[in-house]
Context: one part of a larger RNA
RNA sequence: UGACGGGGACCCGCACAAGCAGCGGAGCAUGUGGUUUAAUUCGAAGCAACGCGAAGAACCUUACCAAGGCUUGACAUCCCCUGCAUAGGAUGGAAACAUCUGAAAUCGUAGCAAUACGACAGGGAGACAGGUGGUGCAUGGUCGUCGUCAGCUCGUGUCGUGAGAUGUUGGGUUAAGUCCCGCAACGAGCGCAACCCUUGUGGAUAGUUGCCAUCAUUAAGUUGGGCACUCUAUUCAGACUGCCGUGGACAACACGGAGGAAGGUGGGGAUGACGUCAGAUCAUCACGCCCCUUACGUCUUGGGCUACACACGUGCUACAAUGGUCGUUACAGAGAGAAGCGAACCGGCAACGGGGAGCAAAUCUCAAAAAAGCGAUCCCAGUUCAGAUUGUGGGCUGCAACUCGCCCACAUGAAGGCGGAGUUGCUAGUAAUCGCGAAUCAGCAUGUCGCGGUGAAUGCGUUCCCGGGUCUUGUACA
Numbered sequence: 001u002g003a004c005g006g007g008g009a010c011c012c013g014c015a016c017a018a019g020c021a022g023c024g025g026a027g028c029a030u031g032u033g034g035u036u037u038a039a040u041u042c043g044a045a046g047c048a049a050c051g052c053g054a055a056g057a058a059c060c061u062u063a064c065c066a067a068g069g070c071u072u073g074a075c076a077u078c079c080c081c082u083g084c085a086u087a088g089g090a091u092g093g094a095a096a097c098a099u100c101u102g103a104a105a106u107c108g109u110a111g112c113a114a115u116a117c118g119a120c121a122g123g124g125a126g127a128c129a130g131g132u133g134g135u136g137c138a139u140g141g142u143c144g145u146c147g148u149c150a151g152c153u154c155g156u157g158u159c160g161u162g163a164g165a166u167g168u169u170g171g172g173u174u175a176a177g178u179c180c181c182g183c184a185a186c187g188a189g190c191g192c193a194a195c196c197c198u199u200g201u202g203g204a205u206a207g208u209u210g211c212c213a214u215c216a217u218u219a220a221g222u223u224g225g226g227c228a229c230u231c232u233a234u235u236c237a238g239a240c241u242g243c244c245g246u247g248g249a250c251a252a253c254a255c256g257g258a259g260g261a262a263g264g265u266g267g268g269g270a271u272g273a274c275g276u277c278a279g280a281u282c283a284u285c286a287c288g289c290c291c292c293u294u295a296c297g298u299c300u301u302g303g304g305c306u307a308c309a310c311a312c313g314u315g316c317u318a319c320a321a322u323g324g325u326c327g328u329u330a331c332a333g334a335g336a337g338a339a340g341c342g343a344a345c346c347g348g349c350a351a352c353g354g355g356g357a358g359c360a361a362a363u364c365u366c367a368a369a370a371a372a373g374c375g376a377u378c379c380c381a382g383u384u385c386a387g388a389u390u391g392u393g394g395g396c397u398g399c400a401a402c403u404c405g406c407c408c409a410c411a412u413g414a415a416g417g418c419g420g421a422g423u424u425g426c427u428a429g430u431a432a433u434c435g436c437g438a439a440u441c442a443g444c445a446u447g448u449c450g451c452g453g454u455g456a457a458u459g460c461g462u463u464c465c466c467g468g469g470u471c472u473u474g475u476a477c478a
Base pairs, nucleotide, nucleotide: 001478002477003475004474005473007472008471009470010469011468012467013466015462016461019426020425021424022423023422026317027316028315029314030313031312032311033310034308035307042053043052064303065302066301067300068299069298070297073128077127078126079124080123081122082121083120088101089100090099091098092097106119107118108117109116110115130292131291133290134289135288139286140285141281142280143279144277146275151190152189153188154187155186156185157166158165159164170181171180172179196269197268198267199266201237202236203235204234205233206232207231210227211226212225215224216223240263243257244256245255246254247253319419323378324377325376326375328372335366336365337364340359341358345354346353347352385416390411391410392409393408394407395406396405432454433453434452435451436450437449438448
């Protein structure tokens, strides 16, 4: 000087407390461990691994296993030779591949032409290719984490023999090393804040594909008409403790009030200091060294990654009446769409099929649910709760759904009556609850990332638990 303390003082955070909803019990989905296996490819490991890499394993992917092939190779550059190198057909084969056969008929540049060079293809020789093989403790790059915590440093000066100190400590204050005052310090940098995006109010400009107050019109903003209003999207204004009062050192600031759409960083996002964990990644990529080279490379078929006495994590669905079922009827936002979204209409109980209008989209399409009300029914039961499991018949995608996809109908109807110790999230348009969209994607979503609808309870407070910050003290620690 740090680090540490079941030392002290002060402060903060859904850290506790106060509340609400969960998890832990059940079934299923998914990841992991373990076990099994020819293989169940590899990585991730307290927080900070475990719906993680994977925004989507039937083949492919694919790295694993078995079997069958190739050896200058699936891919790149260089050299030599050939130029009817091709499409197709036959046999063997699971395919890859091997053998045989084989019609018409190549392209570019230079040149009158012969021809030359190149593209492309086949054959040959070797230099080499290739490796998701090892090392993340050789590395770059990227990322996680403490933590959006308020810290981390430097120059000059001063103090100290020196390591170092001072500044950065102190008195207040703040979300903040934020600001004020004081001070052997005076300044500065990286962080904080602001500048950026979005949301909340208004003005101006613009008026189609958007809108409809007035006039006419219609089944319908449908049409004429209009651009007021809504909205869209460009720009400007607006909030600064600016004003008033009280407190305070007349400061910083705090509390209350006015005006205002908004009030004290208005809400949300992006933004992550010096560093820590030899944190993660050699399997995104790049790269040193080591290793393989008729194989640890490469092609193909089939299998596996989907196994199943079990254990754990994360979720979904429930256990019902604030509910289930049936019918009636209403209201979003944000997105996506051409090998696409696919309307009306028709068939089918349905999945879906037929159909093909319109739309490269403020125009067309995908396209709401909970809710609501004079509704109807069930009457507290393992039930008209719950839906696992299984059987049969179908639908869709796709060469192909046996291993191993999703969906529909009928039948079947398991556990489950609110969950031990313990443990998680959340302070407001939040939790809870309801649906919708997108990426990936032929198909496959209870996951992920977004979007809106309905919409709470509680917060006395900081003694305690956890994590963190500042000062101080002790030290057998560095």
Notes
A computed fold for a 478-nucleotide part of an RNA from an uncultured bacterium, annotated as small-subunit ribosomal RNA, 3' major domain.